[in-house]
Lysine riboswitch aptamer from a sheep gut metagenome, 161 nucleotides, folded computationally. It matches the Rfam family "Lysine riboswitch aptamer". From the family's description: Riboswitches are metabolite binding domains within certain messenger RNAs that serve as precision sensors for their corresponding targets. RNAcentral holds the sequence, with entries from MGnify. The model forms 98% of the base pairs in the Rfam consensus.
RNA sequence: UGAUAGAGGCGCGGACGUCAUCAGUACGCUCCAAUUCCCGGCAGGAACCGGGGAGCGGAAAGGGGCUGCCGCCGAAGUGUUCGCUUCGAUUCCUGUCGGGCGGGCGCUGGGCUGCCGGAGAAGAUCCGGCGGACUGUCGCGUAGAACGCGGAGCGCUGUCA
Repeated sequence: UGAUAGAGGCGCGGACGUCAUCAGUACGCUCCAAUUCCCGGCAGGAACCGGGGAGCGGAAAGGGGCUGCCGCCGAAGUGUUCGCUUCGAUUCCUGUCGGGCGGGCGCUGGGCUGCCGGAGAAGAUCCGGCGGACUGUCGCGUAGAACGCGGAGCGCUGUCA
């Protein structure tokens, strides 16, 4: 230097199944009221639907918990940029925003947790920033332990050449 195999631990991610929530919400039907005007459905145009009350019926997606399974240890997450998309925002066109997949570049060792911000129906959960103790790894103090300080996974350890 290259190849290969490993370690960190509430370790990371994925698909299926299932459960609760979403929600007695959206929506459908019937009846009553209103029907001018106005307002709303991301922006514009053209349409369409809706706006209140009562009764009957009544979801889903995203997100989440759990069992086992699968793939793994830059696992993965995130920012930015480029490309694709018969995905979504009432229908069509144009745009915008968001989502999904892939490539490039950058940041983050890991889980937990406090505060702040964002997403979300949400006291769930996820993401980001700052901080805290803990933990693994290498370096230094040190010949060694405890302990202390510091660095980063493009790292560390073992084996082979």